[in-house]
RNA sequence: UUCUUAUCAAGAGAGGCGGAGGGAAAAGGCCCGUUGAAACCUCAGCAACCUUCACGAACAGUGAAAAGGUGCUAAAUCCAUCCUGUCAGCAGACAGGGAAGAUAAGAA
Numbered sequence: 001u002u003c004u005u006a007u008c009a010a011g012a013g014a015g016g017c018g019g020a021g022g023g024a025a026a027a028g029g030c031c032c033g034u035u036g037a038a039a040c041c042u043c044a045g046c047a048a049c050c051u052u053c054a055c056g057a058a059c060a061g062u063g064a065a066a067a068g069g070u071g072c073u074a075a076a077u078c079c080a081u082c083c084u085g086u087c088a089g090c091a092g093a094c095a096g097g098g099a100a101g102a103u104a105a106g107a108a
Base pairs, nucleotide, nucleotide: 001108002107003106004105005104006103007102008101013043014042015041016040021032022031023030026081028079029078044073045072046071049069050068051065052064053063054062055061077100082097083096084095085094086093087092
């Protein structure tokens, strides 16, 4: 980097440093930001994918834990973009699906 599978409306922030951007990408909407953005560092926390333990015939399932490997700690993956359906005179609204993305585990 590619592929497969699962999940994505829950949850969890302070300090240092830095100095103008940030919310994945592109045109848009809407937000966050000099009462200090991104990046980086420290500490803390959340969750429970891998993991560990118990029950179990079991690599099923259920329950518990959080030492270790990741991840995460504004807003639904912030919303929307493509397709379908319903409503609507239009604008558009709502519902479902997809695409793309993120994370984990496995494979090439």
Predicted 3D model of a 108-nucleotide RNA (SAM riboswitch aptamer (S box leader)) from Jeotgalibacillus alimentarius. The prediction has a mean pLDDT of 84. Lineage of the source: Bacteria > Bacillota > Bacilli > Caryophanaceae > Jeotgalibacillus. It matches the Rfam family "SAM riboswitch aptamer (S box leader)". About the family: The SAM riboswitch is found upstream of a number of genes which code for proteins involved in methionine or cysteine biosynthesis in Gram-positive bacteria. The RNAcentral record of the sequence draws on Rfam.